[in-house]
Molecule: c-di-GMP-I riboswitch aptamer
Organism: Chloroflexi bacterium RBG_16_51_16
RNA sequence: AAUCCGUAAAGGUAAACCCAUCGCAAGAUGGGGGCGCAAAGUCAUGGGUCCCGCUAUAAGCAGGAUCGCCAGAUUGCCGGA
Numbered sequence: 001a002a003u004c005c006g007u008a009a010a011g012g013u014a015a016a017c018c019c020a021u022c023g024c025a026a027g028a029u030g031g032g033g034g035c036g037c038a039a040a041g042u043c044a045u046g047g048g049u050c051c052c053g054c055u056a057u058a059a060g061c062a063g064g065a066u067c068g069c070c071a072g073a074u075u076g077c078c079g080g081a
Stems, first nucleotide, its partner, number of pairs: 003081004012037002017032006035068001041074003045071003048066004053061002
């Protein structure tokens, strides 16, 4: 350095819910709060799900959201083999 694994240590992060703000909405951001997570770091590339508009009776088209839905790509701490 590479591959596989996750027991220890040092840490990290933060579900539901509450408050405030933004948004038509899905949802996002900040504060509180901890269900959990060895990538629950990052990326909307593929699929899924959700919102919104057009269309018309049903498949589509366009935009948005979700990475803690799955996969993929990429980056990373420590330890063991």